This is a predicted structure of a 73-nucleotide RNA (transfer RNA) from Vicugna pacos. Model confidence (mean pLDDT): 80 of 100. The RNAcentral record of the sequence draws on Rfam. Rfam family: tRNA. The organism belongs to Vicugna, within Eukaryota.
RNA sequence: GAGGGUAUAGCUCAGUGGUAAGAGUGUGUGCUUAAUAGGCAUAAGGUCCUGGGUUUGAUCCCCAGUACCUCCA
Numbered sequence: 001g002a003g004g005g006u007a008u009a010g011c012u013c014a015g016u017g018g019u020a021a022g023a024g025u026g027u028g029u030g031c032u033u034a035a036u037a038g039g040c041a042u043a044a045g046g047u048c049c050u051g052g053g054u055u056u057g058a059u060c061c062c063c064a065g066u067a068c069c070u071c072c073a
Stems, first nucleotide, its partner, number of pairs: 001072001003070005010025004018056001027043006049065005
């Protein structure tokens, strides 16, 4: 320098063009226990990387940028 991929909850990751965006884990609270751990219930936690475009509607499609990973030289 050129190509490809990834970016979504604290962490690891799903997800679909349709208006409430999820799971596991972690955290808070309650129950259980003599007390922890474990189990059960419940709650909080998200500008879906940034900007623009397409569309009646974008986390999803397109373009550019940023960061990271990978491959070629």